SAM riboswitch aptamer (S box leader) from Kineococcus siccus, 101 nucleotides, folded computationally.
The prediction has a mean pLDDT of 83.
The sequence was found by an Rfam model in a public genome assembly.
RNA sequence: ACACCAUCCAGAGUGGCCGAGAGUCCUGGCUCGACGACGCCACAGCAACCACCGCGCGGUCCCGACCGCUCGGCAGGUGCUCCCGCCAGGAACGAUGGAGG
Repeated sequence: ACACCAUCCAGAGUGGCCGAGAGUCCUGGCUCGACGACGCCACAGCAACCACCGCGCGGUCCCGACCGCUCGGCAGGUGCUCCCGCCAGGAACGAUGGAGG
């Protein structure tokens, strides 16, 4: 590359740089944007997928370890911080995490 699983109506913004469109594509709306959006960087924050810790339950075996699950904690690895992936219809999909390869 590829294929698998879970999630995508909760939550959380300031500053600096840049300079024109941005919110996946089409149609129709709506929203953000020269009072500087989008993007990048820094800091701050949100959340809790994984890791780690603890109680409990279950399983395996070589019997004191390993594995799985619920709950709680923590915040190390990621992620995220206008509007439900902005909404409706349509269509390919896409994003994030985990575990494979």

Its Rfam family is "SAM riboswitch aptamer (S box leader)". Rfam links the family to the GO term regulation of gene expression.